A computed fold for a 66-nucleotide RNA from Tunturiibacter gelidiferens, annotated as Fluoride riboswitch aptamer (crcB RNA motif). The coordinates come from a structure-prediction model, not an experiment, and the mean pLDDT is 76.
RNA sequence: UAAGUGGAUGGGAAUGAGGUCUCCCAAAACCGCCGUACAGAUCCGGCUGAUGACCUCUGCCAAUUC
Numbered sequence: 001u002a003a004g005u006g007g008a009u010g011g012g013a014a015u016g017a018g019g020u021c022u023c024c025c026a027a028a029a030c031c032g033c034c035g036u037a038c039a040g041a042u043c044c045g046g047c048u049g050a051u052g053a054c055c056u057c058u059g060c061c062a063a064u065u066c
Base pairs, nucleotide, nucleotide: 009026010025011024012023013022016057017056018055019054020053021052032047033046034045035044
C1' cells in the first nucleotide's frame, strides 16, 4: 500500500412521515416494470405503487353509503 475478515457507526432498499423486522453497502448499496427496434447503451410506446415487508398517519385515485 492492496485484498480479505470482524466490531462500531452511518447510509440505502423507484414519490412523504413514525414504529418494528429483514436485506444490502462502506464509496458503494440505490436510481420500477413490460413491449418494439437495437450487440449494448440510448430512443419510442404502455403499466403498477406513497411499504423491501407489516402497522399507523398524511396525500392521491376508484367504488359504495349517509
Record summary
Of the family's consensus pairs, 100% are formed in the model. Its Rfam family is "Fluoride riboswitch aptamer (crcB RNA motif)". Gene Ontology terms of the family: positive regulation of gene expression and response to fluoride. Taxonomically the source falls in Tunturiibacter (Bacteria, Pseudomonadati, Terriglobales, Acidobacteriaceae).